Record summary:
Predicted 3D model of a 72-nucleotide RNA (transfer RNA) from Oxynema aestuarii AP17. RNAcentral holds the sequence, with entries from ENA and Rfam.
RNA sequence: AGUCCUGUAGCUCAACGGUAGAGUGCUUGCCUUACAAGCAAGAUGUUAUCGGUUCAAAUCCGAUCGGGACUA
Numbered sequence: 001a002g003u004c005c006u007g008u009a010g011c012u013c014a015a016c017g018g019u020a021g022a023g024u025g026c027u028u029g030c031c032u033u034a035c036a037a038g039c040a041a042g043a044u045g046u047u048a049u050c051g052g053u054u055c056a057a058a059u060c061c062g063a064u065c066g067g068g069a070c071u072a
Stems, first nucleotide, its partner, number of pairs: 001071007010024004018055001026042005048064005
């Protein structure tokens, strides 16, 4: 320098173009002398940024940025 993959909750990851979810973590309550475990409830988010297509975009397209792999 070129090609490809990837970016979603604190973390690991889902999600046919049509209300963004799970596990784990976090908070509160119950339980306990107390802690842990267990049970119940709750809060999560500018879906990397900008633009385009569409009635409607996390999803499709382009550019930029970050990360990774390969080739030279």
Lineage of the source: Bacteria > Cyanobacteriota > Oscillatoriales > Oscillatoriaceae > Oxynema aestuarii. The same sequence occurs in records of 2 taxa.